[in-house]
RNA sequence: CCCUCCUUAGCUCAGCUGGUAGAGCGCGCCGCUGUAGACGGCGAGGUCGGUGGUUCAAGUCUGCCAGGGGGGA
Numbered sequence: 001c002c003c004u005c006c007u008u009a010g011c012u013c014a015g016c017u018g019g020u021a022g023a024g025c026g027c028g029c030c031g032c033u034g035u036a037g038a039c040g041g042c043g044a045g046g047u048c049g050g051u052g053g054u055u056c057a058a059g060u061c062u063g064c065c066a067g068g069g070g071g072g073a
Stems, first nucleotide, its partner, number of pairs: 001072007010025004019056001027043005049065005
């Protein structure tokens, strides 16, 4: 320098064909328990990497930028 993939909750990741953002773990509270763990219930937590475009509507399509992984020279 070129090609390609990834970026969504604290962490690991879903999100099909564009239509009101989810799971597991973790965290908080409650139940249970002599205490804790396990188990059960409830809850908090997100400008979907940034900025433009398309669209009635964008996590999803698209331009550019940034960060990261892999490959090539």
The RNA shown here (transfer RNA) has 73 nucleotides and comes from a Candidatus Woesearchaeota archaeon. NCBI's taxonomy places the organism under Archaea, Nanobdellati, Candidatus Woesearchaeota. The RNAcentral record of the sequence draws on ENA. It matches the Rfam family "tRNA". Rfam classes the family as a transfer RNA.